[in-house]
RNA sequence: GCGACCAUAGCUCAGGUGGGAGAGCGCUACCUUGACAUGGUAGAGGUCAGAGGUUCGAUCCCUCUUGGUCGCACCA
Numbered sequence: 001g002c003g004a005c006c007a008u009a010g011c012u013c014a015g016g017u018g019g020g021a022g023a024g025c026g027c028u029a030c031c032u033u034g035a036c037a038u039g040g041u042a043g044a045g046g047u048c049a050g051a052g053g054u055u056c057g058a059u060c061c062c063u064c065u066u067g068g069u070c071g072c073a074c075c076a
Stems, first nucleotide, its partner, number of pairs: 001072007010025004019056001027043005049065005
């Protein structure tokens, strides 16, 4: 330099054919206990990497950019 894949909650990750943003763990409050743990109930937490485009409507489709992983090529 060329190509492929990845980027969604604090962490690990889903997200079907474009229309409701989610799970587990973690966190907070309450119940339970003498206390802790376990268990139960409720809740908070998101610019869906950034920008632009298509569309009535984009996490999803297209383009560019940024970062990461891998492969190929080049290199005294």
Predicted 3D model of a 76-nucleotide RNA (transfer RNA) from a Flavobacteriaceae bacterium.
NCBI's taxonomy places the organism under Bacteria, Pseudomonadati, Bacteroidota, Flavobacteriia, Flavobacteriaceae.
It matches the Rfam family "tRNA". Rfam classes the family as a transfer RNA. Rfam links the family to the GO term triplet codon-amino acid adaptor activity.